The part of an RNA shown here (small-subunit ribosomal RNA, 5' domain) has 473 nucleotides and comes from a Phycisphaerales bacterium. The prediction has a mean pLDDT of 83. Taxonomically the source falls in Phycisphaerales (Bacteria, Pseudomonadati, Planctomycetota, Phycisphaerae).
Context: one part of a larger RNA
RNA sequence: GAUUGAACGCUGGCGGCAUGGCUAAAACAUGCAAGUCGAACGACCUCUUCGGAGGGAGUGGCGAAAGGGCGAGGAAUAUAAUCGAAUGUACCCCAAGGUAAAGGAUAGCUUCUGGAAACGGGAGGUAAUACUUUAUGUGCUCUACGGAGGAAAGGUUUACCGCCUUGGGAGCGGCGAUUAUCCUAUCAGGUAGUUGGUGAGGUAAAGGCUCACCAAGCCGAAGACGGGUAGCGGGUGUGAGAGCAUGACCCGCCGCAUCGGGACUGAGACACUGCCCGGACUCCUACGGGAGGCUGCAGUAACGAAUCUUCCGCAAUGGGCGAAAGCCUGACGGAGCAAUGCCGCGUGUAGGAUUAAGCAUCUUCGAUGUGUAAACUACUGUCAAUGACUAGAAACAAUGAUCAGUCAUAAAGGAAGGACCGGCUAAUUCAGUGCCAGCAGCCGCGGUAAUACUGAAGGUCCGAGCGUUAAUC
Repeated sequence: GAUUGAACGCUGGCGGCAUGGCUAAAACAUGCAAGUCGAACGACCUCUUCGGAGGGAGUGGCGAAAGGGCGAGGAAUAUAAUCGAAUGUACCCCAAGGUAAAGGAUAGCUUCUGGAAACGGGAGGUAAUACUUUAUGUGCUCUACGGAGGAAAGGUUUACCGCCUUGGGAGCGGCGAUUAUCCUAUCAGGUAGUUGGUGAGGUAAAGGCUCACCAAGCCGAAGACGGGUAGCGGGUGUGAGAGCAUGACCCGCCGCAUCGGGACUGAGACACUGCCCGGACUCCUACGGGAGGCUGCAGUAACGAAUCUUCCGCAAUGGGCGAAAGCCUGACGGAGCAAUGCCGCGUGUAGGAUUAAGCAUCUUCGAUGUGUAAACUACUGUCAAUGACUAGAAACAAUGAUCAGUCAUAAAGGAAGGACCGGCUAAUUCAGUGCCAGCAGCCGCGGUAAUACUGAAGGUCCGAGCGUUAAUC
C1' cells in the first nucleotide's frame, strides 16, 4: 500500500447491488418447511334443477433418496486431472411383441371390548391398477444343447392414458488404476485376512469383500507405522512474477443429521422432518406406560468482540403429484433490519465588502486571520415529503407478493463529520502543565519560553464516513 463474512470508538441524508452466528456439530418453546391423484378402489356424508357437484377418513399408485442445512469426522474408502472394465438405472425417448383365464383375502365399515393416554384386541362382512394361482412365450435367462425356468391391469368424458417382456439411447449412478494434495523421526520398523494362489459364497458388478485349504509373502528413509491438524476443488486475497496465504457468499464433489449400531421398503437409502435396538437429555402420566430430536425458515436462551423478521406471495423460475383444472412447495421470488462492503447522488448555484459581529494572533488605541465565508439579492429543483396516474417485470384469455415508470405541488428548506498537524508524512501558533499529568507505529516528546501532553484558534487529509484493533500478502 492492498484486502476482510470483521469488531470497537465518534459521527450519520438517500438510492442500487451484494453480504450478514467465523464462537457451542451445545440445548431448544411456538408456527410453518412433502405432498398429490376420485380418469386405480369400495363404503359413507352434504347439496341437488335428479343431469350431477362437493367433502373428509381408509386401501392403492407416484413422490418423499430431490430440493434445503451444516463441516463434526475423514490425510485417503476423500478431492482434482487423465484413463479403465467386471456393472445398475424409476421417470423420459426410439423399436418389436403381448395385455388370456380363475381365485381367496383385507383396511375402511358394523358390532362387542381393553387402556389415563399413546395405541389396540375379538367377531361379522366388502372393493381394486392391492394379493395369489394357471395359461401363452416375439424376445429373455440357465444349459450337460436333450431341455428347463419365467409376465401382464385396468380406467374413462371413447379420444386416449396405462400395464407386461425384450433390445437400444440419453442423462444419472456404483467400482478400479496412475499422478498430485499440511506438520512431525523427541514416531523406525509395521502387518496374520496380513500378501498371493486354488475353490466356494456373496454382490448389479471386479476384488480377502467373506470363508476353507495352500504358500510366505506385502509395505518402509522417494518416510511405512504412529502422533497432530484439516472437508477437497473451481476459486479468493496479495504480488511485476515466482510464490505465499486462504477455501465466507456462488458452483461441482465428499461427509454428517442428538450419540452408537442395525436392517426393512424401494429403481435408488442403510434414509435430516421413515422404522428397530441401546446410551445421554427433555416432556406427559391415572405410575401400568408413552412422546421427542431446528447442522430446514423464522424465532428463544446460552456462548461470545460479534452477525437480522416468530414478515408477504406462489405473480415469475424450478420441483412433486395429476389427463387436466389445480393442489403443495420457509426451494424460490420479494419486502424488513444492519454504513457490513462496493458503486452512484446529495447536503445547493450565481452575485454579494459596511472585508459586520464574535473568536484568535500581533510589531496593540490599530492591523492580520477566519473570509465572499455570513447577512442580503436573484435562481434551480437532484434526493427526501405530499398528491394523482400508468401500455413495464406478464408469457397465455385470466392472473403482480413486490418492484419499476410518468406528472404535479410547495420549498434552500429536512441532510457533515472524523482523524491528524516533531521527522517518516500533507498541515502551526497561543495559553495551561512543569520528567507531573500525559503521548507514542518507530525514532522519541514532557524537569518553566513543549510546533510532540491538554485546550483554543488556524491549517491538512479523507468524506457519509473517519479512525483504532485483529488478520493475510